[in-house]
């Protein structure tokens, strides 16, 4: 002095539910509220899981069944880039 690391510190974010809205649902947005998160910050490009199933195509012959993502998830993994602090 560099490199690293959790611990502290200073900060973040916002799960469940409840209200209003937007959607065929998944879901998301905004308020209120915190389960939790060292990336719960960004990207749905790629690669995988899930999760809905408008339209579509089977099929039924009565209102129901099945199949499928371009539709959705980044607080499901993976991966890429960025980022606060820096005891032992």
């Nucleotide at each position: 002095u560099c490199c690293g690391a959790u611990a502290a510190a200073a900060a973040g974010c916002a799960a469940a539910a409840c209200c209003g809205g937007g959607g065929a649902a998944a879901c998301c947005c905004g308020g209120u509220g915190a389960c939790g998160c060292a990336a719960a910050g960004u990207c749905a490009a790629c690669g995988g899981g899930u999760c809905u199933a408008a339209a579509g195509c089977u099929g039924u012959a009565c209102u129901g069944a099945g199949c499928c993502a371009g539709g959705a998830u980044u607080g499901c993994c993976a991966g890429a880039c960025u980022g606060c602090c820096g005891a032992a």